[in-house]
Molecule: transfer RNA
Organism: Zoogloeaceae bacterium
RNA sequence: GGGUCGGUAGCUCAGUCGGUAGAGCAGCGGACUUUUAAUCCGUUGGCCGUGAGUUCGAGUCUCACCCGACCCA
Numbered sequence: 001g002g003g004u005c006g007g008u009a010g011c012u013c014a015g016u017c018g019g020u021a022g023a024g025c026a027g028c029g030g031a032c033u034u035u036u037a038a039u040c041c042g043u044u045g046g047c048c049g050u051g052a053g054u055u056c057g058a059g060u061c062u063c064a065c066c067c068g069a070c071c072c073a
Base pairs, nucleotide, nucleotide: 001072002071003070004069005068006067007066010025011024012023013022019056027043028042029041030040031039049065050064051063052062053061
């Protein structure tokens, strides 16, 4: 330099054919327990790497760039 894959909640990851974004863990509150742990219930937290474009509408499609992993040279 070229190519493939990835970037979504604090962390690990889903997200279908484009239609107002979810799970587990963690955090907070509560129940239970002599207490802790475990278990159960509730709840907070995200403009989806950045910037444009297409569209009535973009996490999803297109382009450029940034970051990471791998392959080729």